[in-house]
Background
Predicted 3D model of a 477-nucleotide part of an RNA (small-subunit ribosomal RNA, 3' major domain) from a Candidatus Zixiibacteriota bacterium. The full RNA is in RNAcentral, with records from SILVA. The prediction has a mean pLDDT of 85.
Context: one part of a larger RNA
RNA sequence: UGACGGGGGCCCGCACAAGCGGUGGAUUAUGUGGUUUAAUUCGAAGCAACGCGAAGAACCUUACCUGGACUUGACAUAUACGGGAAACUUUCAGAGAUGAUUGCCCCUCUUCGGAGGUCCGUAUACAGGUGCUGCACGGCUGUCGUCAGCUCGUGCCGUGAGGUGUUGGGUUAAGUCCCGCAACGAGCGCAACCCCUGCCUGUAUUUGCCAUCAGGUAAUGCUGGGAACUAUACAGGGACCGCCGGUGACAAGCUGGAGGAAGGUGGGGACGACGUCAAGUCAUCAUGGCCCUUACGUCCAGGGCUACACACGUAAUACAAUGGUCGGUACAGAGUGUCGCAAUACCGUGAGGUGGAGCCAAUCACUAAAACCGGCCUCAGUUCAGAUUGGAGUCUGCAACUCGACUCCAUGAAGGAGGAAUCGCUAGUAAUCGCGGAUCAGCAUGCCGCGGUGAAUACGUUCCCGGGCCUUGUACA
Numbered sequence: 001u002g003a004c005g006g007g008g009g010c011c012c013g014c015a016c017a018a019g020c021g022g023u024g025g026a027u028u029a030u031g032u033g034g035u036u037u038a039a040u041u042c043g044a045a046g047c048a049a050c051g052c053g054a055a056g057a058a059c060c061u062u063a064c065c066u067g068g069a070c071u072u073g074a075c076a077u078a079u080a081c082g083g084g085a086a087a088c089u090u091u092c093a094g095a096g097a098u099g100a101u102u103g104c105c106c107c108u109c110u111u112c113g114g115a116g117g118u119c120c121g122u123a124u125a126c127a128g129g130u131g132c133u134g135c136a137c138g139g140c141u142g143u144c145g146u147c148a149g150c151u152c153g154u155g156c157c158g159u160g161a162g163g164u165g166u167u168g169g170g171u172u173a174a175g176u177c178c179c180g181c182a183a184c185g186a187g188c189g190c191a192a193c194c195c196c197u198g199c200c201u202g203u204a205u206u207u208g209c210c211a212u213c214a215g216g217u218a219a220u221g222c223u224g225g226g227a228a229c230u231a232u233a234c235a236g237g238g239a240c241c242g243c244c245g246g247u248g249a250c251a252a253g254c255u256g257g258a259g260g261a262a263g264g265u266g267g268g269g270a271c272g273a274c275g276u277c278a279a280g281u282c283a284u285c286a287u288g289g290c291c292c293u294u295a296c297g298u299c300c301a302g303g304g305c306u307a308c309a310c311a312c313g314u315a316a317u318a319c320a321a322u323g324g325u326c327g328g329u330a331c332a333g334a335g336u337g338u339c340g341c342a343a344u345a346c347c348g349u350g351a352g353g354u355g356g357a358g359c360c361a362a363u364c365a366c367u368a369a370a371a372c373c374g375g376c377c378u379c380a381g382u383u384c385a386g387a388u389u390g391g392a393g394u395c396u397g398c399a400a401c402u403c404g405a406c407u408c409c410a411u412g413a414a415g416g417a418g419g420a421a422u423c424g425c426u427a428g429u430a431a432u433c434g435c436g437g438a439u440c441a442g443c444a445u446g447c448c449g450c451g452g453u454g455a456a457u458a459c460g461u462u463c464c465c466g467g468g469c470c471u472u473g474u475a476c477a
Stems, first nucleotide, its partner, number of pairs: 001477002003474003007471007015461002019425005026317008034308002042053002064303007073126001077125007088103001091100003106117004128292002131290003138285001139281003142277001144275001149188006155164003168179003194269004199237007209226002213224003240263001243257005319418001323377006335366003340359002345354003384415001389410007431453007
């Protein structure tokens, strides 16, 4: 100087407390461990691995296994020699890779000798490696932590390590600001500048809008038209403790009030200091070294990654009446769509099919559910719950056996609110309800977004956990 203390002081955080809803029990989904296996490819390991890489394993992917093949190679560059193309096509063998075979038969320049290009073969340099090392590295990322810290120049103090500044008194979300001070300044962070959202104004007005006028319909901005309103998208305004009272050290500020759409950082996002964990990644990529080179490279078929006495994590669905079921009736936002989204209509109990208007989209389409109104159920393993299984189908796709999703009929398991323990959340939040998107032929209970309905509680900081500042002890570095 740090680190540590079941030392002290001050302070903060859904850290506790106050509340609401869960997890831990059940079934299923998914990841992991373990076991099994020819293989169950590899990585991730307390928080910070475990719905993680994977925004989507039937083949492919694919790295694994079994078997069949190739050896200048699936891919790159270059040289030498030789060849006439290569691709495509026919037939045969084969699981295919591949082998044999048939047809067709190249371009540019040209002094018509040839030269060059593409391609094939041979030879040689070399290619190739998801092989090892993340403890050789770059890049990227997690984490403490959006915590308020981390430093430097000059000066001063100390023999020196170092200190001072950065400590102190207040204050703040903040090393934020004020005052004081052997310090005076400065940098990286904080804040602001950026984006979305909340109010207003101006401009613009189609594909959006319809107050006024006119026309029309069974009905509808449907039509003429309009530019008010909404909305859209560009430019501005607006909030600064600015004003008033109190308080404070005449400061920084704090507290109450007014006005205001909004009040003290308005709400949300992006943004992550010096560093820590030899944290993670050699399997995104890049790369040193090592290793393989008729194989640890490459091609192909089938299988596996989907196994299953079990254990754990994360989720979905429930255990019902604030419910289930049947009928009726409403209201979104954000996205996506030509290899696509697909109205109306018809067929089917249904998944879906036929057909195809419109739409490269503020124009057309995908497109709501909880809610509300009425009927039934009457507390039961039930008209709860839906696992499992049998049968019949639909769709995607060469192909759903291993191993897809969905539909209909039948079947109707566990489950009666979950022990010890443990998680999230402070407001348009939790809880609850559906919708969209990426990936994607198909496959979502996951992920990333979107809106609908919409709470309870916070006395407080004694305690648990993590963190910041000062101080103290130390046999630790």